[in-house]
RNA sequence: CAAGGAGACUGGGCGGCCGCCUCGAUGGCUUAGGCCUUCGGGGAGGAAAGUCCGAGCUCCACCGGGUAGGGUGCUGGGUAACUCCCAGACGGGGAAACCCGAUAGAAAGUGCCACAGAAACAUACCGCCAAUAAUAUGGUAAGGGUGAAAUCGUGAGGUAAGAGCUCACGGCCUCUAGUGGUAACACCGGAGGCGGGUAAACCUCACCUGGAGCAAGGCCAAAUAGAGGGACUUAGGUUACCCGGACUGUCCCUGGGUUGGCCGCUAGAGCCGAGUGGUAACACUCGGCCAAGAUAGAUGGUCGCCUCCCGGCUUUGCCGGGAACAAAACUCGGCUUACAGGUCUCCUUGACCC
RNA sequence: GGCGCAUUCGUCUAGUGGCCUAGGACACCGCCCUCUCAAGGCGGAGAUCGCGGGUUCGAAUCCCGCAUGCGCUACCA
Numbered sequence: 001c002a003a004g005g006a007g008a009c010u011g012g013g014c015g016g017c018c019g020c021c022u023c024g025a026u027g028g029c030u031u032a033g034g035c036c037u038u039c040g041g042g043g044a045g046g047a048a049a050g051u052c053c054g055a056g057c058u059c060c061a062c063c064g065g066g067u068a069g070g071g072u073g074c075u076g077g078g079u080a081a082c083u084c085c086c087a088g089a090c091g092g093g094g095a096a097a098c099c100c101g102a103u104a105g106a107a108a109g110u111g112c113c114a115c116a117g118a119a120a121c122a123u124a125c126c127g128c129c130a131a132u133a134a135u136a137u138g139g140u141a142a143g144g145g146u147g148a149a150a151u152c153g154u155g156a157g158g159u160a161a162g163a164g165c166u167c168a169c170g171g172c173c174u175c176u177a178g179u180g181g182u183a184a185c186a187c188c189g190g191a192g193g194c195g196g197g198u199a200a201a202c203c204u205c206a207c208c209u210g211g212a213g214c215a216a217g218g219c220c221a222a223a224u225a226g227a228g229g230g231a232c233u234u235a236g237g238u239u240a241c242c243c244g245g246a247c248u249g250u251c252c253c254u255g256g257g258u259u260g261g262c263c264g265c266u267a268g269a270g271c272c273g274a275g276u277g278g279u280a281a282c283a284c285u286c287g288g289c290c291a292a293g294a295u296a297g298a299u300g301g302u303c304g305c306c307u308c309c310c311g312g313c314u315u316u317g318c319c320g321g322g323a324a325c326a327a328a329a330c331u332c333g334g335c336u337u338a339c340a341g342g343u344c345u346c347c348u349u350g351a352c353c354c
Numbered sequence: 355g356g357c358g359c360a361u362u363c364g365u366c367u368a369g370u371g372g373c374c375u376a377g378g379a380c381a382c383c384g385c386c387c388u389c390u391c392a393a394g395g396c397g398g399a400g401a402u403c404g405c406g407g408g409u410u411c412g413a414a415u416c417c418c419g420c421a422u423g424c425g426c427u428a429c430c431a
Base pairs, nucleotide, nucleotide: 001350002349003348004347005346006345007344008343009342010341012306013305014304015303016302017301018300020043021042022041023040024039025038027036028035029034045325049336050335052334053333054332055331056330057213058212059211060210062245063244064243065242066241067240069209070208071207072206073205074088075087076086077085078084089103090101091100092099093098104204105203109202110201111198112197113196125144126143127140128139129138130137152170153169154168155167156166157165171194172193173192174191175190176189178187179186180185217263218262219261220260227254228253229252230251231250232249236248237247256430257429258428270289271288272287273286274285275284276283277282307323308322309321310320311319312318313317355427356426357425358424359423360422361421364380365379366378367377372411382398383397384396385395386394404420405419406418407417408416
């Protein structure tokens, strides 16, 4: 320098003018609710998004058991928890850096394996061998052929021809000794054995799992038909079903009324910095900080200078246009997806120079 | 905001691992019939099954991610 890999950060800047939401102070008005003046503080994101997981919080009056359903699936660790994260093992891809993996069980059982093929789970089409006048028949699974997949591979012996039938080397499965490792597993032996694939098919095994969601839920005010129908008392209600206890006039539908306010609601598994422990995820200690809270929804508009991108021209500049993805709605931890431009660190391979 | 569901020719749909290079109806095109049109008859074209990955020998179908569309959901008594 070129090609590539991994990770982190940033997400236009400064100023003037005019506005919006919210909090605090001050002064004024008002019976009160509240309204207004002035000053000061704060005012979108790395994804606020999709709503895909996991929680906090709230309600379903409460407690327990079972079934169904759902989820996860190598090992160890982290965490409030997780389908997340870290480290490792194994398998696959790449020349490498590195990347990807729903990665338990098919020797518990059932199902399926289209077409082709003789046969896809118990089978012999061609072939080979024996016998026969010939066919029928018997043996065989070397070779051919079909297929995604066909009875473990190669070689030798053996045989009528052949075959794990036997042997050597190798592969795989089950059980098992030893060594290393917390473990997954790796290495090295022993015994027995050798016909598939599919579990993101049913299933088995292990672990987890009640439901609904801030439009949850609580309070105040206003208004109306405290109306009608249904379910039940051994029952109904406890948000899939069943059972046991226990509580209780409770539950469902239709019709009617309102379209107001307050709480929940922003100090939290919070943020920043330093140190310690740990390979790391992360944890602990100390110090500092408080940083949106709207409710049809505020966080904007405009002007000037600069930055970047695009186009044009009379090109050391000028003119015009534009500013990635997208924007809180109870709050966190993750994942996934979108993203113009820019900055930094480390690593691999190749070429050249000193 | 929260929750649930769907997506297959132009439109409505069938399908639930292979017989699907996806069937049907309406609509469209051509021919026949008719004086002409409609109806009727015969034939034809039209779909990468919303998009991208994965599992499998094989995916419209099973799994994951994304996109688009639709529905339900306030309070009082």
Molecule: RNase P RNA; transfer RNA
Organism: Dehalococcoidia bacterium